[in-house]
RNA sequence: UCAGACGGCCGGGCGGUCGCGGCCCCUUCGGGGGUCGAGGAAAGUCCGGGCUCCACGACGACAUGGCGGCGGGUAACGCCCGCCGGGGGCGACCCCAGGGAUAGCGCCACAGAAAGCAAACCGCCCCUCUUCGGAGAGGUAAGGGUGAAAGGGUGGGGUAAGAGCCCACCGCGUUCCUGGUAACAGGGACGGCACGGCAAGCCCCGCCAGGAGCAAGACCGAAUAGGGGUUCCGCGUCCCGGACUUGCUCCGGGAUAGGGCUGUCGUAGGCCUGAGGGACCCGGGUAGGUCGCGAGAACCGGCCCGCGAGGGUCGGUCCAGAGGAAUGGCCGCCGCGUCUCCGCAAGGGGGCGGCACAGAACCCGGCUUACAGGCCGUCUGAUCCC
RNA sequence: GCCGCCGUAGCUCAGUGGUAGAGCGCAUCCUUGGUAAGGCUGAGGUCGACAGUUCGAUCCUGUCCGGCGGCACCA
Numbered sequence: 001u002c003a004g005a006c007g008g009c010c011g012g013g014c015g016g017u018c019g020c021g022g023c024c025c026c027u028u029c030g031g032g033g034g035u036c037g038a039g040g041a042a043a044g045u046c047c048g049g050g051c052u053c054c055a056c057g058a059c060g061a062c063a064u065g066g067c068g069g070c071g072g073g074u075a076a077c078g079c080c081c082g083c084c085g086g087g088g089g090c091g092a093c094c095c096c097a098g099g100g101a102u103a104g105c106g107c108c109a110c111a112g113a114a115a116g117c118a119a120a121c122c123g124c125c126c127c128u129c130u131u132c133g134g135a136g137a138g139g140u141a142a143g144g145g146u147g148a149a150a151g152g153g154u155g156g157g158g159u160a161a162g163a164g165c166c167c168a169c170c171g172c173g174u175u176c177c178u179g180g181u182a183a184c185a186g187g188g189a190c191g192g193c194a195c196g197g198c199a200a201g202c203c204c205c206g207c208c209a210g211g212a213g214c215a216a217g218a219c220c221g222a223a224u225a226g227g228g229g230u231u232c233c234g235c236g237u238c239c240c241g242g243a244c245u246u247g248c249u250c251c252g253g254g255a256u257a258g259g260g261c262u263g264u265c266g267u268a269g270g271c272c273u274g275a276g277g278g279a280c281c282c283g284g285g286u287a288g289g290u291c292g293c294g295a296g297a298a299c300c301g302g303c304c305c306g307c308g309a310g311g312g313u314c315g316g317u318c319c320a321g322a323g324g325a326a327u328g329g330c331c332g333c334c335g336c337g338u339c340u341c342c343g344c345a346a347g348g349g350g351g352c353g354g355c356a357c358a359g360a361a362c363c364c365g366g367c368u369u370a371c372a373g374g375c376c377g378u379c380u381g382a383u384c385c386c
Numbered sequence: 387g388c389c390g391c392c393g394u395a396g397c398u399c400a401g402u403g404g405u406a407g408a409g410c411g412c413a414u415c416c417u418u419g420g421u422a423a424g425g426c427u428g429a430g431g432u433c434g435a436c437a438g439u440u441c442g443a444u445c446c447u448g449u450c451c452g453g454c455g456g457c458a459c460c461a
Base pairs, nucleotide, nucleotide: 001382002381003380004379005378006377007376008375009374010373012334013333014332015331016330017329018328020037021036022035023034024033025032026031039357043368044367046366047365048364049363050362051213052212053211054210064209065208066207067206068205069083070082071081072080073079084098085096086095087094088093099204100203104202105201106198107197108196121144122143123140124139125138127136128135129134152170153169154168155167156166157165171193172191173190174189175188176187177186178185179184217291218290219289220288227282228281229280230279231278232277233276236256237255238254239253240252241251242250243249258273259272260271261270262269296318298317299316300315301314302313303312304311305310335355336353337352338351339350340349341348342347387457388456389455390454391453392452393451396410397409398408399407404441412428413427415425416424434450435449436448437447438446
């Protein structure tokens, strides 16, 4: 200098002016003053909690769902840190849903001879026959072919050809020793190989989990309508049924006198009504209001402990809020990006963009996703110079 | 704000590890003097997107995108 890896941070600044919302103060009630006012993701609502209500005697079991190397952190987690194992990269470093496939069941399409108690298409070898092209019987699994996958791998010996048939190393299994809290690592002995893959298929093992969610929930509570109670006024006649019978009373149904409407009057009809109305009191719900609702697993700094995530302690700070919802507009200067002009260059002038993703709604811890541009630190590889 | 469900052909839906189907619609042809109905044939799919598991994904898992539905209180 170039190319890259990882971690952290910012994400326009200053001033003027006009506005918006919360709280406090003053007020001559018109207003005035002070103070505070979005994010790293406020987003997705994917996990975990606080809080609230419901259910529940305690414990256990079952079902369902989730998690899954080991150790630690944490209120908790599926998050984070450290380590182990596997894979990728020259490297810094990155990726892994990473328990169990000899507990059992199931699946492995097509192709292929054979896909799960292995099997034999071509080939190879031996024997027999032969019309010399081959045919038959047997052995074999090294080579070819199919497939994602063909029942240990490489090399040597051996053999008719071959084969863990035998041997060495590697792999695998069993077991012992050493180190480590552990996952695991290293080493020894034995076994000739028996044990393919899939559990983000059922399942087994271990661990975790009661359900719903601030539109949770708590309190106050009108007007009108409706419910209940007390009391006052009114409630013609007849029939049927019911409250065991009769009377009274009450309830339900029907008929009628009466009343109202059909513009008015007369006549004839039609429809509705034919028992309720007033006053006071009581409780529930609704509209609406108040709380829940922001001083906390909070932030900043120092010191101590820890490799780290983090923990402890001391000091300091108060930091939006509320409801269909405030946090904005304009101007100037600077910064940034881009276009263009002048200039050999350093640099200077002008125009444009108003400048990433986005926007609190009960609150926290995480994860995931979106994000113009820029800054800082640590490290790796290559090249050049000393 | 919170909770739940669904994305497959132009439309309505099946299919839930092994080459994606049905009905309606569309196009050609047959039938008819012509049309409808009927019949024959055919076209039309990144299975919402991207990753992962698997030999193999519409299906299983994760993350996004889009759409739809429900909710206060009381009796």